[in-house]
RNA sequence: AUCUGAGAAAAGCAAACUAUCCGAAAGGGUGGGACGCAAAGCCGCUGGCCUAAAUCGUAGUUGGAAGACUAUGACACGGUAGCAGGGUUGCCUCA
Numbered sequence: 001a002u003c004u005g006a007g008a009a010a011a012g013c014a015a016a017c018u019a020u021c022c023g024a025a026a027g028g029g030u031g032g033g034a035c036g037c038a039a040a041g042c043c044g045c046u047g048g049c050c051u052a053a054a055u056c057g058u059a060g061u062u063g064g065a066a067g068a069c070u071a072u073g074a075c076a077c078g079g080u081a082g083c084a085g086g087g088u089u090g091c092c093u094c095a
Base pairs, nucleotide, nucleotide: 005092012037013036017032018031019030020029021028022027035082041088042087043086045085046084047083048080049079050078055074056073057072058071059070060069061068062067
């Protein structure tokens, strides 16, 4: 130095739940709280997964019409880095 990751040391993160705020939702910020984590640091680049506001389709209601409203289907330009792969940076390290 590379790999590895221990019933090691030091430092660190923080699931569920909860208070509050943001968001249409999924989800996220902050405080509390710890299930876990050797990248559970950072990046939505690839696949997966979640959501469906807007948009488009279909049906219905209303209307002279344009349109509006209701239901429903598709859909990410919204998310998830604690789903995996990839990129990038980094503490310690017995054997």
RNAcentral holds the sequence, with entries from ENA, Rfam and Ribocentre. c-di-GMP-I riboswitch aptamer from Desulfococcus multivorans DSM 2059, 95 nucleotides, folded computationally. Taxonomically the source falls in Desulfococcus multivorans (Bacteria, Pseudomonadati, Thermodesulfobacteriota, Desulfobacteria). Model confidence (mean pLDDT): 88 of 100.